RNA sequence: GAGGAUGUAGCUCAUUGGGAGAGCACCACGCUGAAGACGUGGGCGUAGUGGGUUCGAUUCCCACCAUCCUCA
Numbered sequence: 001g002a003g004g005a006u007g008u009a010g011c012u013c014a015u016u017g018g019g020a021g022a023g024c025a026c027c028a029c030g031c032u033g034a035a036g037a038c039g040u041g042g043g044c045g046u047a048g049u050g051g052g053u054u055c056g057a058u059u060c061c062c063a064c065c066a067u068c069c070u071c072a
């Protein structure tokens, strides 16, 4: 220098154009002598950044950024 993959919650990952979610973790309460387990409730996201298409974008298109892989 060329090509490709990935980027969504604190972590690991779903979500093939219309409601952003799960598990674990975290917080509060209940239970307990206490803790754990269990039960109930709760929050954490401007979906890497910017732009475009669309009535509507995590999803489609473009550029850029980061990490990784291959080639040179």
Stems, first nucleotide, its partner, number of pairs: 001071007010024004018055001026042005048064005
Molecule: transfer RNA
Organism: Candidatus Pacearchaeota archaeon